A computed fold for a 76-nucleotide RNA from a Candidatus Omnitrophota bacterium, annotated as transfer RNA. Its mean pLDDT, the model's own confidence on a scale to 100, is 80. It was read from a public genome assembly. Taxonomically the source falls in Candidatus Omnitrophota (Bacteria, Pseudomonadati).

RNA sequence: GGGGUCGUGGCCUAGUCCGGUUUAUGGCGUCGCCCUGUCACGGCGAAGAUCACGGGUCCAAAUCCCGUCGGCCCCG
Numbered sequence: 001g002g003g004g005u006c007g008u009g010g011c012c013u014a015g016u017c018c019g020g021u022u023u024a025u026g027g028c029g030u031c032g033c034c035c036u037g038u039c040a041c042g043g044c045g046a047a048g049a050u051c052a053c054g055g056g057u058c059c060a061a062a063u064c065c066c067g068u069c070g071g072c073c074c075c076g
Base pairs, nucleotide, nucleotide: 001075002074003073004072005071006070007069010028011027012026020059030046031045032044033043034042052068053067054066055065056064
């Protein structure tokens, strides 16, 4: 340099293929309350994402297109 693949809360992850109605899903963690003599376990609840960044298409984009950045793999 060329090609492929991935980027979604603090961490991991579903959703992307085939755009659509709701609060973007679940787990771990965090915080509050209940439970307990205390902790843990358990129960209930909450906060936390402008879906890597910029642009485009569209009535509508996490999802499609283009570019950029970053991780990984392959080729030279």